[in-house]
Source information
RNAcentral holds the full RNA, with entries from ENA and SILVA. This is a predicted structure of a 469-nucleotide part of an RNA (small-subunit ribosomal RNA, 3' major domain) from an uncultured bacterium. The prediction has a mean pLDDT of 83.

Context: one part of a larger RNA
RNA sequence: UGACGGGGGCCCGCACAAGCGGAGGAGCAUGUGGUUUAAUUCGAUGAUACGCGAGGAACCUUACCCGGGCUUGAAAGUUAGUGAAUGAUUCAGAGACGAAUCAGUCCUUCGGGACACGAAACUAGGUGCUGCAUGGCUGUCGUCAGCUCGUGCCGUGAGGUGUUGGGUUAAGUCCCGCAACGAGCGCAACCCCUAUGUUUAGUUGCCAGCAUUUAAGGUGGGGACUCUAAACAGACUGCCUACGCAAGUAGAGAGGAAGGAGGGGACGACGUCAAGUCAUCAUGGCCCUUACGUCCGGGGCUACACACGUGCUACAAUGGGCAGUACAGAGGGCAGCUACCUGGCAACAGGAUGCCAAUCUCAAAAAGCCGUUCACAGUUCGGAUCGGGGUCUGCAACUCGACCCCGUGAAGUUGGAUUCGCUAGUAAUCGCGUAUCAGCAAUGACGCGGUGAAUACGUUCCCGGGCCU
Numbered sequence: 001u002g003a004c005g006g007g008g009g010c011c012c013g014c015a016c017a018a019g020c021g022g023a024g025g026a027g028c029a030u031g032u033g034g035u036u037u038a039a040u041u042c043g044a045u046g047a048u049a050c051g052c053g054a055g056g057a058a059c060c061u062u063a064c065c066c067g068g069g070c071u072u073g074a075a076a077g078u079u080a081g082u083g084a085a086u087g088a089u090u091c092a093g094a095g096a097c098g099a100a101u102c103a104g105u106c107c108u109u110c111g112g113g114a115c116a117c118g119a120a121a122c123u124a125g126g127u128g129c130u131g132c133a134u135g136g137c138u139g140u141c142g143u144c145a146g147c148u149c150g151u152g153c154c155g156u157g158a159g160g161u162g163u164u165g166g167g168u169u170a171a172g173u174c175c176c177g178c179a180a181c182g183a184g185c186g187c188a189a190c191c192c193c194u195a196u197g198u199u200u201a202g203u204u205g206c207c208a209g210c211a212u213u214u215a216a217g218g219u220g221g222g223g224a225c226u227c228u229a230a231a232c233a234g235a236c237u238g239c240c241u242a243c244g245c246a247a248g249u250a251g252a253g254a255g256g257a258a259g260g261a262g263g264g265g266a267c268g269a270c271g272u273c274a275a276g277u278c279a280u281c282a283u284g285g286c287c288c289u290u291a292c293g294u295c296c297g298g299g300g301c302u303a304c305a306c307a308c309g310u311g312c313u314a315c316a317a318u319g320g321g322c323a324g325u326a327c328a329g330a331g332g333g334c335a336g337c338u339a340c341c342u343g344g345c346a347a348c349a350g351g352a353u354g355c356c357a358a359u360c361u362c363a364a365a366a367a368g369c370c371g372u373u374c375a376c377a378g379u380u381c382g383g384a385u386c387g388g389g390g391u392c393u394g395c396a397a398c399u400c401g402a403c404c405c406c407g408u409g410a411a412g413u414u415g416g417a418u419u420c421g422c423u424a425g426u427a428a429u430c431g432c433g434u435a436u437c438a439g440c441a442a443u444g445a446c447g448c449g450g451u452g453a454a455u456a457c458g459u460u461c462c463c464g465g466g467c468c469u
Base pairs, nucleotide, nucleotide: 007469008468009467010466011465012464013463015459016458019422020421021420022419023418026313027312028311029310030309031308032307033306034304035303042053043052064299065298066297067296068295069294070293076123077122078121079120081117082116083115086103087102088101089100090099091098106113107112125288126287128286129285130284134282135281136277137276138275139273141271146185147184148183149182150181151180152161153160154159165176166175167174191265192264193263194262196233197232198231199230200229201228202227206222207221210220211219212218236259239253240251241250242249243248302441315415319374320373321372322371324369325368331362332361333360336355337354340351341350342349343348381412386407387406388405389404390403391402392401428451429450430449431448432447433446434445
């Protein structure tokens, strides 16, 4: 000077408390440990690993295993040589690959060029090791309010002061004081979305009044309204009252769509954890070079006595079934989304049409509301598991896909100790969309809207953090 204390003072945070809903018990999905295996590729491991890298493991991916091949190599560059490129067929083979036959003779400024083959050589290649040699990127403390510098002053010096003190704030935010005076990185603001209005604009959007119609804003027409998308306005404790030296605080105050940071996002200081990543990429060093490189077929990553994490579905009547009916937002679409018609119980199939989309389409929103049925049961709850039959994608669904139909109808009657999330359009609950993607193991991730609560006395205690001592 720091760090630490079951030392003290002050303060904060869904930290506790007050509440609401879960996890821990069941079945399944998924990740991990362990075990097994020829291989179950590798990494991530308290908080900060475990629906994580992976925003798509049947082949490919793929890095693993078994087997069969190649050795200047799967790809790229340079130099001579030969041949257009290329296409088709046959044989052997699991394929890679090998053998054979036929067709084909490019452009040209005649120097050559494009493409292919093979020889030699220089470069190759490695998801091999080291994240404790590194760059870059990231997690975490933490969106916590801190971390420093110049000059001056103090101290022999390490250092101190400033940054402490009194108030105040979400904040080292601001005010007052002070041997300090200033400044920088952080805070805040500048950026984006959202809540209100004005102006401009009016198609593919809209329809108040007028007309027409096959009753659909469909058409004529209109810019009023909704909306779309650009600019601007608006909020600043500006005004009032109380307290205060001030900063500021309080107010069911005024005005206002919004009030004291209106709500949300992006944004993460100096640093910590030799934190994570050499398997995104880059890169030092080391290692392999007829193999630790590379091509192919098949298998594995999907195993299963068990243990843990994260989820989904339930255990029912605030519910299940059937029938009718209403209201979103944000997205996607040409190797695509498909209206509509027909067939099929259905998944889907066969036709057909519109749309490169404010035009057409995915598209049905669901919970809700109105009826009806079921009467507390392992049930008309629950749907695991298994049997049979099909549909689709794809070269190919055995290992190992999704979906549909019929049958089957397991555990489960609210879950021990313990533990998690959340303070408002939040929790809870209800559906919808997208990326990846041939298809899909999505109950995941990331978004979108619908309905819409309860509670906070308070800071003694648990956890984490800040300032002073």